[in-house]
Glycine riboswitch aptamer from a Hyphomicrobiales bacterium, 96 nucleotides, folded computationally.
RNA sequence: CUAUCUGUAGCGGGAGAGCGUGUUGGUGAUUGACCAAUACCACCGAAGGAGCAACCACCCCGGAAACUCUCAGGUAUCAGGGACCGCUAUAGACAA
Numbered sequence: 001c002u003a004u005c006u007g008u009a010g011c012g013g014g015a016g017a018g019c020g021u022g023u024u025g026g027u028g029a030u031u032g033a034c035c036a037a038u039a040c041c042a043c044c045g046a047a048g049g050a051g052c053a054a055c056c057a058c059c060c061c062g063g064a065a066a067c068u069c070u071c072a073g074g075u076a077u078c079a080g081g082g083a084c085c086g087c088u089a090u091a092g093a094c095a096a
Stems, first nucleotide, its partner, number of pairs: 004093010018041001020040008042075003048071001049069003055063002
């Protein structure tokens, strides 16, 4: 210096599941529509969280998933969020 690894930032991609019912309020209308909040039921898993495991480590203490749970979050369009992936930049670590 480079391959590689980690963190951060930017850009791009990014799934699943209810236009559920009731109540309240607002908009506005003419017989019922939309929005928000809340309660209940149903459902989803890829923010976060928790649990177990192959495996790793071991003096002690343990670590560990995209599996499982569904506390949280989410379930028409739009918007937002979104594990993870790619590219760029930057900071650091570090072989041959």

Rfam family: Glycine riboswitch aptamer. The family has 44 seed sequences and 9,425 matches in Rfam 15.1.